Transfer RNA from Xylaria flabelliformis, 73 nucleotides, folded computationally. RNAcentral records the identical sequence in 3 taxa. Rfam family: tRNA. Rfam's curators write: Transfer RNA (tRNA) molecules are approximately 80 nucleotides in length. It is annotated as a transfer RNA. Its mean pLDDT, the model's own confidence on a scale to 100, is 81.
RNA sequence: GCCCGACUGGCGUAAUGGCUAACGCGUAAGACUUCUAAUCUUAAGAUUGCGGGUUCGAGUCCCGCGUUGGGUU
Numbered sequence: 001g002c003c004c005g006a007c008u009g010g011c012g013u014a015a016u017g018g019c020u021a022a023c024g025c026g027u028a029a030g031a032c033u034u035c036u037a038a039u040c041u042u043a044a045g046a047u048u049g050c051g052g053g054u055u056c057g058a059g060u061c062c063c064g065c066g067u068u069g070g071g072u073u
Base pairs, nucleotide, nucleotide: 001072002071003070004069005068006067007066010025011024012023013022018056027043028042029041030040031039049065050064051063052062053061
């Protein structure tokens, strides 16, 4: 250089082009407990890597860029 893949809360993942982007871990508060842990309840936390395009509608499809992993001379 060329080819292929990945990029979504703090972390790990999910989401058939269509409801307010879901789940686990973690975090915070509360309940329980003498206190902590465990358990239970609730809450916060995502410009879906960036910029465009297609579409009535894009996390999903297309193009470019970036980061990263792998392959290849």